Notes:
This is a predicted structure of a 354-nucleotide part of an RNA (large-subunit ribosomal RNA, domain IV) from a Chlamydiia bacterium. It matches the Rfam family "Bacterial large subunit ribosomal RNA". Its family is annotated with structural constituent of ribosome and ribosome in the Gene Ontology. Taxonomically the source falls in Chlamydiia (Bacteria, Pseudomonadati, Chlamydiota). Its mean pLDDT, the model's own confidence on a scale to 100, is 88.
Context: one part of a larger RNA
RNA sequence: CUCUCGUUAAGGAACUCGGCAAAAUGUUCCUGUAACUUCGGGAUAAAGGAAGCCCUCUGUUGUGAAGAGACUUGUUCUUGGAGCAUCGGAGGGCCGCAGAGAAUAGACCCAGGCGACUGUUUAUCAAAAACACAGGUCCAUGCAAAGUCGCAAGACAACGUAUAUGGACUGACGCCUGCCCAAUGCCAAAAGGUCAAAAGAAUUUGUUAGUCUUCGGACGAAGCAAUGCAUUAAAGCCCUGGUGAAUGGCGGCCGUAACUAUAACGGUCCUAAGGUAGCGAAAUUCCUUGUCGGGUAAGUUCCGACCUGCAUGAAUGGUGUAACGAUCUGGGUGCUGUCUCAACGAGAGGCUCG
Numbered sequence: 001c002u003c004u005c006g007u008u009a010a011g012g013a014a015c016u017c018g019g020c021a022a023a024a025u026g027u028u029c030c031u032g033u034a035a036c037u038u039c040g041g042g043a044u045a046a047a048g049g050a051a052g053c054c055c056u057c058u059g060u061u062g063u064g065a066a067g068a069g070a071c072u073u074g075u076u077c078u079u080g081g082a083g084c085a086u087c088g089g090a091g092g093g094c095c096g097c098a099g100a101g102a103a104u105a106g107a108c109c110c111a112g113g114c115g116a117c118u119g120u121u122u123a124u125c126a127a128a129a130a131c132a133c134a135g136g137u138c139c140a141u142g143c144a145a146a147g148u149c150g151c152a153a154g155a156c157a158a159c160g161u162a163u164a165u166g167g168a169c170u171g172a173c174g175c176c177u178g179c180c181c182a183a184u185g186c187c188a189a190a191a192g193g194u195c196a197a198a199a200g201a202a203u204u205u206g207u208u209a210g211u212c213u214u215c216g217g218a219c220g221a222a223g224c225a226a227u228g229c230a231u232u233a234a235a236g237c238c239c240u241g242g243u244g245a246a247u248g249g250c251g252g253c254c255g256u257a258a259c260u261a262u263a264a265c266g267g268u269c270c271u272a273a274g275g276u277a278g279c280g281a282a283a284u285u286c287c288u289u290g291u292c293g294g295g296u297a298a299g300u301u302c303c304g305a306c307c308u309g310c311a312u313g314a315a316u317g318g319u320g321u322a323a324c325g326a327u328c329u330g331g332g333u334g335c336u337g338u339c340u341c342a343a344c345g346a347g348a349g350g351c352u353c354g
Base pairs, nucleotide, nucleotide: 001349002348003347004346005345006344007343008342010340011339014338019335027051028050029049030048031047036041038172052094053093054092055091056090057089058088059087061085062084063083067079068078069077070076071074095099107333108332109331110330111329112328113327114325115324119131120130135170136169137168138167139166140165141164147156148155149154173320174319175318176317178250179249180248183247184246185243186242187241188240192238193237194236198232199231204226205225206224207223210219211218212217251269252268253267254266255265278312279309290306291305292304293303294302
């Protein structure tokens, strides 16, 4: 010097990103216990007190001796309460720094964010606000169910039957969940338009027996080939309507009130419709350490407001919320070597010598 421990004057978080670590609290009994609350909780809330040994008195519970009485004379019955044990209570006394004398054994409070809760998770850097959850809603499915696996047979669903099963989103509970169906998706309807293979064969073309010929060629039946019109023809798409707890979306400019400021009001453009209730510098606010208030001597954090929401907002849920949390943030009491500022001691190692 390193590691693991122990103690420390005065101060007591001044340390630090942050009380990280350490210290402190801790048991049993008694007293006592707030806001808030879903009336269950919160709660061991908080905050106090007691605890050893000896003596005396006294009560509880258990056991039940001696003695006494009775007769049926028995290992009898009745009575009796000593002693011992047990759990207390009251009074007095004794010792030490210290009596839950060692060890094991919650620190607490206030406020806020998130998630209701118990639970689950990255075996081996993340335990959380992530996942799940009960509850809510929507969609599909009438049973040879939908859905899933398989080429199939078949199997699961289910030896179930819509209070069932599958899928999607949300996530206890309270109060609520606004407007837009233009786009995308889904559903419905089948009038019209478009439309495949296939069927269908019209037409046209090639070839040539033959005919004609100005001898160059022209025309050309049947057959064989090639071409393939009209017509018939499903779903889909177009078209029509519905649908948001489907994917999603939810404006701009200008003017106006008898100080000023602001604009209940008006005008205008655009849109499918222009963000409702709530909440709001927020896990969302760039400007920003916004402004005001609180807390501090001093506060980029924190709490309460304001609203100018760069870029909140309603089951991608909005907003509250008791209880809960090895969660995150701010403050306080206690406590301390975290620190001012370091010291001493113990053990193990390192190092030096042997």